[in-house]
């Protein structure tokens, strides 16, 4: 400066919101004055007052938006079909009479409201009469127009008016009144155009549409009535339903649009609900009347009263909206009045509300020890932060004091001027402020009185700590939170805005996401199943006319306000004033003529006709043919047939199947046959005839735009299905049986009814698909084929070329999200139709139409979700395909699984049986040594700066060692012994106390490092540049060969490179060189013995080198690389073995090896000690050992290794013991000494048995280690002598010096549970056809609805819970409506015997009026029926959503039956 009940047009207490005029009238009548007086008083004048009569106003102003989809509104026209008080202009007049009535008074009724009767009275109230400028009526004429008509003139006749008041001495004037004409403003009526949703509302209408006549109205009109006719509206949406006041405008938007209709302005409608008229210029009247109804109030119970959607205010409702304020002695406006003035909840102001907009302040400058405090920290610091303190200033706002505008000059009064004037006009003076303690100005004091809200994961500007631990909570979308949360809560810091800031609700935008501007329809949603075709839309070439659309000029209008621009006024701004422009519209008029439209004339190229010709499963009807199946009859013939993965049911000795002959019947038409033909689509197939549709080609022919498309409509429309009647060979839903299976209402098999076939009639749907509407035109090619024509040519009908019409494939430009399409377009254009607008709910419900039914067509909503979907990419996967490899299978050998024992694990047990490892890839694993220790577990006893580290302070002293006592020990008490250096402060060492800290095998391997396992020693995994693709990505890395290998070669839009492979390294196999001790010994000596001398030849040792590279030859292939063979060679195709493990996968394993973040414990979850446990035993599993015996066992004899190890050690010869072992100690710090084989071989026994196999178990006796062998060691001897007779399903290892088998050594270690592990040597095989299958892996390709990637995804029933919804016997409402009854008030009409002042009449009486009554219409009410719509409803239907429910396994891979 604006705005302020958006919901209950719900209900309202109280006050106010419309009065005014005494200059219209009577009455009342103070003071004063005048008159009269019988002195009681009376009369006149008179300011003022109230009610009444009368006039004007009350129809404006103010409120609200119920109703209304309508000429209600907007805009533009029209009324020759109209009205208009007050106001303005003009003309004329205002004469003379009469009868009443309210008030007042008297009487009466009533609680009240109020009413009744009598008497009396006035008017600008009412009524006659006169006059008649005029007006109206009748008749005639003239002019004009737009059909009815309008204007003017004339004529006689008829009808028709009035009111006074006031100033003034008066005259005159002023205000009125009456008639007429004109104007202004206001109103009424009519029309064109514009503006909501719904077709699941398709037909509506009887005063309806029109006419004649009448009535009615201010006026036209079915507005009303009688009669006549049968019309009127509708797909350009009538009628119905829902919603809604309309507009200027407001918000938004680039615009086009979309949404809205507060304040302000225009119009409309309404005034408690419904109906009605009266008065009046104007109303069918917000603060008037009558009636009915609901509600409320008063009451004496008889009866009355009321209507805030006026201003305040109350209550209800609601998320939500203020003062029962001041003022018309201020402004603007309105009513009345001559005026003063009165009235005015209009209005002007103020108050309240951050409700909106605008402006201003909460201070400014300086100020670094960067203070304190807070927060964080890597502990150094950083940040809050010049921020504060402190210093110097300023004074807006608020406060105090003083001053102080403008809104106010009109009217009025006084004076003056003009004038005939006291009229009007002009000039001067005086007077008038609610707001108001105003705005504004001056002075004063003092930084003093004045900052919040939201946010900080991304979108989106702004980050850390703590708390919490899928809890509490957040969230607009995505999504955060399950112990390190920038997302929750708090704090600090920061960001944004700021007297506001956030939230919620709503509108537009973004959204080109309804696409007019400006979208789409092959696969994402979307082409109608197909054709014909009315309306509609659209339409070839040339010429002419008109001027519908179109374009241009002029003109009227488009209210004001708003918006925009330019100015002005408030200090600025918001706000406001002035001007301009604009208002994109409508009307009128003038012009243009290209396009469009229309009319006229013409043309032939579009379209159609005509003639000739050939092609075709085009359609309908009739006839006819052979093959095959089945059945029947007969013959031959005998035991099976049939069927399947395998079977069975079934058929067959009553003779099947098989085979031959004959017959019956129905259905379908092999070959030809096609990538072929025809048809609009569905669809059409033996052959022949008849009838018939269409397309195509050729032609010197005709018509002359007749065309294209097509909503509604019509016709056709596979299969299945339905009705009636036939027919039925084969096949074959349902059904029956047999199998399969956990089940099997299936897949497979045996039967088999409807049906399949025919005729007629329905149904009307399909993945009715080219998932691609029809028509026309244009835009590179190649190739194949069908039908025709032409050319050229030929023996020819072939081939070739051109062309028209089809049918396919490949590709260009272009298009496309990509895939792909590409003259048969999905390219470029035009015309028309249909359709789409997230997924589910839902090809559904309700309603309607169709159908015999089944069902079809049309077609929602609630609710739920944040997706659903397309194409392509990379992976992964497949009971998809192809290629390749591996002891993967196969071929073999030996095992495991059965027994006993050992060992590990699970389980159980326990005070404890410490912990970890858990498919392969845990389970003789961590553990290369659990009696104590280890040891982490348990019980008991103890310690608290600690068993261990470092530092500081104080006190003390040696420490160490030895001894005694108590104790289970730890430990405690006591005794003995005992320092060094020194600058004399102290230090080294050590004890005690205290403080920092130590300590933790406590948790988290899903916070981590490191290390390891595994796929896998599989051949793979990537990068740079380039190229391709919109992109993800691809290419390279694919392909053809080849390899153990992404090994190599060739080719290729790729060219190169890296990590892997291979090689380089080690051991081993051959040779050479060098060197010979502790090793060796051929030759020479010597010996029991390489013992010694000697020797370097050999073995060997350990350094170096050679050798193998597909090198040579032959052959094969692409002549490259590789392979096959041969020779040579110790070794031949990586010679054998080892080390070596790509990118990655498994949140694989390990916090208990160590390290380490976080959390937790701190007289204990730390530390010490003793004892126990880790060894526990109904059981289950893994890994092993020993066996079951004769290829063996026992006894005796005898032969041949290598790796290694040894001083707290290996320990010889010798002696003792049956033995384990003991005594003892040579030699050895090692090629020196020690330890050294067994299977084998020779010989003997055993004779197939629970044994001379097997050795478990148990008893006894010992040895050794060790503080200590009870729990709980190993070994020896004697005795005992268990199970076990070759191991079910299943399963493991191995391809050569390998398996198998035999022994030896070593680590750990006092000893040992080792039969384990790691090594060494001896003996020493068999087999591999091959890659179909199982397992694992590599590559290519394919499908995919998987991507946590098949241990994936996912469907349906059932059960439970919640939600919305349909049906439902009914029940309860709302609204509209048909018929009937009743019928208030009231207008109209009829009557009016009752009543009756004005006029007529001498009177009687009349005219006129009124009451009353009747009739028509009619609100409310009652009855009955119907339409639409809402609520509710036992029960019921499906739907949606929910935690890890139940049953199956339908879909996605060939998803296991596509």
């Nucleotide at each position: 400066c604006g705005u302020g009940g958006u919901u209950c047009a719900g209900a309202c207490a109280u006050g106010c919101a419309a009065g005014u005029c005494g200059a219209g009238c009577g009455a009342u009548g103070a003071a004063g004055c005048c008159c009269c007086u019988u002195c009681g008083g009376g009369g006149g004048u008179g300011a003022a007052u109230u009610a009444g009569c009368g006039g004007c106003g009350a129809a404006c102003g103010g409120g609200u938006g119920c109703g209304u989809a309508a000429c209600a509104c907007g805009u533009g026209a029209g009324c020759a079909a109209c009205c208009u008080g007050c106001c303005c202009u003009g003309a004329a007049g205002u004469g003379g009479g009469g009868g009443a009535u309210a008030g007042c008074c008297c009487g009466g009724g009533g609680a009240a409201a109020c009413c009744c009767g009598g008497a009396u009275u006035a008017a600008u109230a009412c009524c006659g009469c006169a006059u008649g400028u005029g007006g109206c009526g009748u008749u005639u004429c003239u002019u004009c127009g737009c059909a009815u008509g309008a204007a003017g003139a004339a004529a006689u006749c008829g009808c028709u008016a009035a009111a006074g008041c006031u100033c003034g001495u008066a005259a005159a004037g002023g205000c009125g009144c009456u008639u007429c004409a004109g104007g202004a403003g206001g109103g009424g009526c009519u029309c064109g155009c514009g503006a909501c949703c719904u077709a699941u509302c398709a037909g509506c209408u009887u005063g309806u549409u029109g006419g004649c006549g009448a009535g009615g109205u201010a006026a036209c009109g079915g507005c009303u009535c009688a009669c006549c006719a049968a019309g009127g509206c509708u797909a350009a949406g009538a009628c119905g339903g829902g919603u809604a006041g309309c507009u200027g405008g407001u918000c938004u938007g680039a615009g086009a649009g979309g949404a809205c209709g507060a304040u302000c302005a225009g119009c409309c409608a309404c005034a408690c609900u419904g109906g009605g008229a009266c008065u009046g210029a104007g109303a069918u009247a917000c603060g008037g009347c009558c009636c009915a109804g609901a509600c409320a109030c008063c009451u004496a119970c008889g009866g009355g009263u009321g209507g805030c959607a006026g201003c305040a205010g109350u209550u209800u409702c609601g998320a939500a909206u203020c003062a029962u304020u001041g003022g018309c002695u201020a402004a603007u406006g309105c009513g009345c009045g001559a005026a003063a003035g009165c009235g005015u909840g209009a209005c002007c102001a103020u108050g309240c509300a951050a409700c909106g907009c605008c402006g201003c302040g909460u201070g400014g400058g300086g100020g670094a020890u960067g203070a304190c405090g807070g927060u964080c920290u890597u502990c150094g610091g950083a940040u809050u932060g010049u921020a504060a303190a402190c210093c110097c200033c300023u004074g807006u706002c608020a406060c105090c004091g003083g001053g102080g505008a403008g809104u106010a000059a009109a009217a009025a009064g006084c004076g003056g001027g003009u004038u005939a004037g006291u009229a009007g006009c002009c000039c001067g003076c005086u007077c008038u402020g609610a707001a108001g303690u105003u705005a504004c100005c001056c002075g004063g004091a003092g930084a003093g009185u004045a900052a919040g809200c939201a946010g900080u994961g991304g979108c989106u500007a702004a980050c850390u700590c703590c708390g919490u631990g899928c809890c509490a909570g957040c969230a607009g979308c995505c999504g955060c939170g399950g112990u390190a949360a920038u997302a929750c809560g708090g704090a600090g810091a920061c960001u944004g805005c700021a007297a506001g800031c956030g939230u919620u609700a709503c509108u537009c935008g973004g959204a080109u996401u309804u696409a007019c501007u400006g979208g789409g329809c092959g696969u994402a949603a979307a082409g109608g199943g197909u054709c014909c075709g009315c309306a509609g839309g659209u339409g070839g070439c040339c010429g002419g006319g008109u001027g519908u659309g179109u374009c241009g000029g002029a003109u009227g209008u488009g209210a004001a306000a708003u918006c925009u621009c330019g100015g002005g006024g408030c200090u600025u701004a918001a706000c406001u004033c002035c001007g301009a422009a604009a208002c994109u519209g409508c009307g009128u008029u003038c012009g243009a003529a290209a396009c469009u439209a229309u009319c006229c004339g013409g043309c032939u190229u579009g379209a159609g006709g005509c003639u000739c010709g050939g092609a075709g499963a085009g359609g309908g009807c009739a006839g006819u043919g052979g093959a095959a199946u089945u059945c029947c009859u007969g013959g031959u013939g005998u035991a099976g047939c049939g069927g399947u993965g395998a079977a069975a049911u079934g058929c067959g000795u009553a003779g099947a199947u098989a085979u031959c002959a004959g017959g019956a019947g129905g259905a379908a038409c092999a070959c030809c046959a096609a990538c072929g033909g025809c048809g609009a689509a569905g669809g059409c197939a033996g052959c022949u005839g008849c009838c018939u549709g269409g397309a195509c080609g050729a032609g010197u022919u005709c018509u002359g735009a007749c065309g294209c498309u097509c909503a509604u409509g019509g016709a056709c429309g596979a299969a299945a299905g339905c009705g009636u009647g036939g027919g039925u060979a084969g096949c074959g839903a349902a059904a029956g049986g047999g199998a399969u299976u956990a089940g099997a209402u299936a897949c497979c098999c045996c039967u088999g009814u409807a049906g399949u076939c025919c005729a007629c009639g329905c149904c009307c749907u399909a993945a009715a698909c080219g998932u691609u509407g029809c028509a026309c035109a244009c835009u590179a090619g190649g190739u194949a084929u069908u039908g025709g024509a032409c050319g050229a040519u030929u023996c020819g009908a072939c081939c070739c070329g051109u062309u028209c019409a089809g049918u396919g494939c490949c590709c260009a430009a272009g298009c496309u999200a990509a895939c792909g399409c590409g003259u048969u377009a999905a390219g470029u254009g035009u015309g028309c139709c249909g359709c789409c607008u997230g997924a589910g709910g839902a090809c559904u419900a309700c309603g309607g139409c169709c159908g015999c039914a089944a069902g079809g067509c049309u077609a929602a909503a609630a609710c739920u979700c944040a997706a659903a979907g397309g194409a392509a990419u990379u992976g992964a996967c497949g009971g998809g395909u192809c290629c390749c490899c591996g002891c993967a299978c196969a071929a073999g050998c030996g095992g495991u699984g059965g027994a006993g024992c050992a060992u590990g694990u699970g389980g159980c047990u326990u005070a404890a049986u410490u912990c970890g490892a858990u498919g392969c890839a845990a389970c003789g694993c961590g553990a290369a040594g659990a009696a104590c220790c280890u040891u982490a577990c348990c019980a008991g006893g103890u310690c608290u700066u600690g068993a261990c580290a470092u530092g500081c302070g104080c006190c003390g002293g040696a420490c160490c060692g030895g001894c005694u006592c108590a104790g289970a020990a730890a430990u405690g008490a006591g005794c003995c012994u005992u320092u060094c250096c020194u600058u004399c402060g102290g230090g080294a060492c050590u004890g005690g106390c205290g403080c920092a800290c130590a300590g933790g095998u406590g948790c988290u391997g899903c916070a981590u490092g490191g290390c390891u396992g595994u796929c896998g020693u599989c051949a793979g995994c990537u990068c740079g540049u380039g190229u391709c693709g919109u992109g993800a990505g691809a290419u390279g890395u694919u392909c053809g060969g080849u390899u153990a290998a992404g090994u190599c070669c060739g080719u290729c839009a790729a060219c190169g490179a890296g990590c892997g492979c291979a090689a380089c390294c080690c051991c081993u196999g051959u040779c050479c060189c060098u060197a010979g001790u502790u090793g060796c010994c051929a030759g020479c000596a010597u010996u029991u013995a390489g013992u010694u001398g000697g020797g370097g030849a050999c073995u060997c040792u350990a350094g170096g080198g050679a050798g193998a590279c597909a090198a040579a030859c032959u052959c094969u292939c692409u002549c490259u690389g590789a392979g096959a063979g041969u020779g040579g060679g110790a070794a031949g195709g990586u010679g054998g073995g080892g080390a070596u493990g790509a990118c990655g996968u498994c949140a694989a394993g390990u916090c208990a090896g160590u390290a380490u973040g976080g959390c937790c414990c701190u007289u204990a979850c730390g530390a010490c000690c003793u004892g126990g446990g880790c060894u526990g035993c109904a059981c289950a599993c893994g890994u092993g050992c020993u066996a079951c015996a004769a290829u063996g066992c026992u006894u005796g004899g005898u032969a041949c290794a290598g790796u290694g190890c040894g001083u707290u050690c290996c320990g010889a010869u010798a002696c003792c013991g049956c033995g384990a072992g003991g005594u003892g100690g040579a030699g050895g710090u090692a090629a020196u000494c020690g330890u050294c084989a067994a299977a084998g071989c020779c010989a003997a026994g055993c004779c197939c048995a629970g044994u001379u196999c097997g050795g478990a178990u148990u008893g006894g006796a010992g040895u050794c280690u060790g503080c200590a062998a009870c729990u709980c060691g190993a070994c020896u001897c004697c005795a005992u002598g268990a199970a076990g007779g070759a191991g079910g399903a299943a399963u493991c290892g191995c391809u050569a010096g390998u398996a198998a088998u035999g022994a030896c050594g070593c680590a750990u270690c006092a000893g040992c549970a080792a039969c384990g592990g790691c090594g060494u040597c001896g003996u020493g095989a068999a087999u591999a056809c091959g890659u179909u299958c199982c397992c694992g892996g590599g590559g290519a390709u394919u499908g995919u609805a998987c991507a946590c990637a098949c241990c994936g995804c996912c469907c349906g029933u059932c059960a439970c819970a919640u939600c919305a919804u349909g049906a439902a016997a009914g029940c309860c409402g709302g609204u509209c409506u048909g018929c009937c009854c009743c019928g208030a008030a009231g207008u109209g009409u009829g009557u009016g015997a009752g009543c009756u002042a004005a006029c007529c009449g001498c009177a009687a009486g009349g005219a006129g009026g009124c009451a009353g009554c009747g009739c028509c219409c009619u609100a409310a009410g009652g009855g009955u029926g119907g339409g639409c719509u809402g609520g509710u409803g036992a029960u019921u239907g499906g739907g949606a959503u929910g935690a890890a429910g139940u049953c199956g396994a339908a879909a996605c891979a060939a998803g296991g039956u596509a």
This is a predicted structure of a 1458-nucleotide RNA (small-subunit ribosomal RNA) from a metagenome. The prediction has a mean pLDDT of 83.